[in-house]
Context: one part of a larger RNA
RNA sequence: GAGUAACGAUAAAGGGGGUGAGAGGCCCCCUCGCCGAAAACCCAAGGUUUCCUGCGCAACGCUAAUCGGCGCAGGGUUAGUCGGUUCCUAAGAUGAGGCAGAAAUGCGUAAUCGAUGGAAAGCAGGUUAAUAUUCCUGCACCUCUUAUUACUGCGAUGGAGAGACGGAGCAGGCUAGAUCAUCCGGGCGUUGGUUGUCCCGGUUUAAGCGAGUAGGGAGUGGAGCUAGGUAAAUCCGGUUCCAUAAUUCUGAGACGUGAUGACGAAGCAUCUACGGAUGUGAAGUGAUUGAUGCCAUACUUCCAGGAAAAUCUUCUAAGCUUCAGGUAAUAAGAGACCGUACCCCAAACCGACACAGGUGGGUGGGAUGAGAAUUCUAAGGCGCUU
Numbered sequence: 001g002a003g004u005a006a007c008g009a010u011a012a013a014g015g016g017g018g019u020g021a022g023a024g025g026c027c028c029c030c031u032c033g034c035c036g037a038a039a040a041c042c043c044a045a046g047g048u049u050u051c052c053u054g055c056g057c058a059a060c061g062c063u064a065a066u067c068g069g070c071g072c073a074g075g076g077u078u079a080g081u082c083g084g085u086u087c088c089u090a091a092g093a094u095g096a097g098g099c100a101g102a103a104a105u106g107c108g109u110a111a112u113c114g115a116u117g118g119a120a121a122g123c124a125g126g127u128u129a130a131u132a133u134u135c136c137u138g139c140a141c142c143u144c145u146u147a148u149u150a151c152u153g154c155g156a157u158g159g160a161g162a163g164a165c166g167g168a169g170c171a172g173g174c175u176a177g178a179u180c181a182u183c184c185g186g187g188c189g190u191u192g193g194u195u196g197u198c199c200c201g202g203u204u205u206a207a208g209c210g211a212g213u214a215g216g217g218a219g220u221g222g223a224g225c226u227a228g229g230u231a232a233a234u235c236c237g238g239u240u241c242c243a244u245a246a247u248u249c250u251g252a253g254a255c256g257u258g259a260u261g262a263c264g265a266a267g268c269a270u271c272u273a274c275g276g277a278u279g280u281g282a283a284g285u286g287a288u289u290g291a292u293g294c295c296a297u298a299c300u301u302c303c304a305g306g307a308a309a310a311u312c313u314u315c316u317a318a319g320c321u322u323c324a325g326g327u328a329a330u331a332a333g334a335g336a337c338c339g340u341a342c343c344c345c346a347a348a349c350c351g352a353c354a355c356a357g358g359u360g361g362g363u364g365g366g367a368u369g370a371g372a373a374u375u376c377u378a379a380g381g382c383g384c385u386u
Base pairs, nucleotide, nucleotide: 013031014030015029016028017027018026032383033382034381035380040363041362042361043360046343047342050341051075052074053073054072055071056070060068061067080141081140082339083338084337085336087118088117092113093112094111098107099106100105122139123138124137125136126135142335143334144333145332146331147330148329149328150327151326152325153320154319158315159314160313161312166302167301168300169299172295173294174293177289178288179287180286181285183202184201185200186199187198188196204262205261208257209256210255215250216249217248218247219244220243221242222241223240224239225238226237228236229235263284267280268279269278270277271276303306349358350357365377366376367375
C1' cells in the first nucleotide's frame, strides 16, 4: 500500500425462550423464505471412522462460536436366505509340455484364472444414542448330512435336452400409485357467519401357502424299426402305425389363507432424568383413474441373423447288483469365511481449499400439462459460516 480488495452463487430472514464469562450464527418454539426428476430418499465406485455420546475451544472453520466433518476420551457395524468367496464361464490374462529366438523374451495346447453375465432360498412389524431383509416377535423357504419306513436299476469327467439370449413396433390384461366417496375419531369458533351438501385427522397390512384366471406356447400319449449323436443307450434325432380333440406346459393379477396377529389418530392411566417410556386402542370398505412397473426373453415384423459354461432333467459305459446307490415321506442335525458404521450430484469421492466444476444406477407424490417441460406445492430437506 491499507484497515483498502475480499469474506466463494442476491434461497431471507424476524421474534420469544434456553445455555453460557460472552449469543446475529449453538439448542428449543412460533412466523417468514428456498428446493421439490431435487437442494428429497436408497445403492455402486471412491473415501476409511468422517457415525453416536460425553468433555473441550489453542489451532482448523475466510467473522464470533457455548457449535462443528475440529481436539481428547469412550462406544458403535451381529446374516443359511442381501452382496462376495465357496460353483460356472465371456472378452481378456497366465500358461506344464511345445514352437520360435543369441538371449531377454514372444507365441501358444492341455490346464488355471477372470463379472460387467448365468446359478438354491425371506417377508412384515418392533427395537438402539449409534446396526438391522443381519437383533427380537410372527409367519416362511432352500441346500446338505444322518436315521427310520415304503418302493426301487443305480451308476460319468461321456451322449442328449434345457439353460439360451438381436433390433424395431402395436394392441390387450393387470398392479403400484393417485383421486373421490364410504366408514371411524375429534371440533362448533374470544372477529360478521358456521349442527352443515361444514371443518380437521385417519381409513395401513408382506413373503409364503392354496387353487390356477386374463393371456401366451406346443399337438400330446403309446407301440414297432433305426446307416446318425466318436463306444453304449430304454435318451435325443430319423421313420412307420395306433389312440385322442381338448390335452398339456407356462402365466401376471384377483380371491382365500397368512391375520382372533401386526400397525393404527386422539384421549385416558402409570412412571419420568421432562428428552420421553409403558399400557389401553376406533374405523380399517367401495368406485374412478392408472403407469416408463408386471404378464413379456410373450406376440408381430425386419435383416445385419443376434455369448459361453456350470447348475438342472434324462440316457446309458466301466462297475456294482442280499450290499452300495436312487426315489418319496417323516424326524433329528448342520448351514462356514469376508463385507455391513457414515458420506455418496457431496463440506466426507476426483479437482492443493468446508472450491458456483466433474461423478454411474434405482425411487421419484399432487395441481397445470403431450410430457421426467414450465410454475406452484406434499413428504422430506435447507436459508448456501460473516
Predicted 3D model of a 386-nucleotide part of an RNA (large-subunit ribosomal RNA, domain III) from Sedimenticola sp.
Rfam family: Bacterial large subunit ribosomal RNA.
Lineage of the source: Bacteria > Pseudomonadati > Gammaproteobacteria > Chromatiales > Sedimenticola.
The RNAcentral record of the full RNA draws on ENA.